Record summary:
RNAcentral holds the sequence, with entries from Rfam. c-di-AMP riboswitch aptamer (ydaO/yuaA leader) from Paenibacillus solanacearum, 137 nucleotides, folded computationally. Rfam family: c-di-AMP riboswitch aptamer (ydaO/yuaA leader). Rfam links the family to the GO terms cyclic-di-AMP binding and regulation of gene expression. Of the family's consensus pairs, 96% are formed in the model. The prediction has a mean pLDDT of 77.

């Protein structure tokens, strides 16, 4: 924007999570580029007690539940907080401050090996100040 609605298309956002090609039983399989993650030497440095990883999502206080002689650790709730997001910086305002994975292993790490390509949102874009760029003359 269209539509009665479901939904579709366009523009943009969070996020690594996009594009192209091939095959084919039409819904799947595969490949490449691009972006991102993990493992993995020497040297140097760090670490060990136990955990570790992706992610902004860490940490604290109070209360609560169960266990217990009590405490610690754990569950749940509230308040706060490191940190986070639409061109850049500062301040203010509002919002988020999760979830999941590995399983006894693992720091950094060249070569090398390996994995992912989801999901979820938005409608005049919150405000002030500063800086910068482009276009036109």
């Nucleotide at each position: 924007a269209u539509g009665a609605a479901a939904a579709u298309u366009u523009u943009g956002c969070c996020g690594a999570a996009u594009u192209u090609c091939c095959g084919c039983u039409c819904g799947c399989g595969g490949a490449a580029a691009a972006c991102g993650g993990g493992g993995g030497a020497c040297c140097a440095c760090a670490a060990u007690c136990u955990g570790g990883g992706u992610g902004a999502a860490u940490u604290g206080a109070u209360c609560u539940c169960g266990c217990u002689a009590c405490a610690c650790a754990g569950u749940g709730a509230u308040c706060a907080u490191a940190g986070g997001g639409a061109a850049c910086c500062u301040u203010c305002a509002a919002c988020c401050g999760a979830a999941c994975c590995c399983u006894c292993a693992a720091g950094c790490u060249a070569a090398c090996c390996u994995c992912g390509u989801a999901g979820g949102c938005a409608c005049c874009g919150g405000a002030a100040g500063g800086g910068g760029a482009a276009a036109c003359c």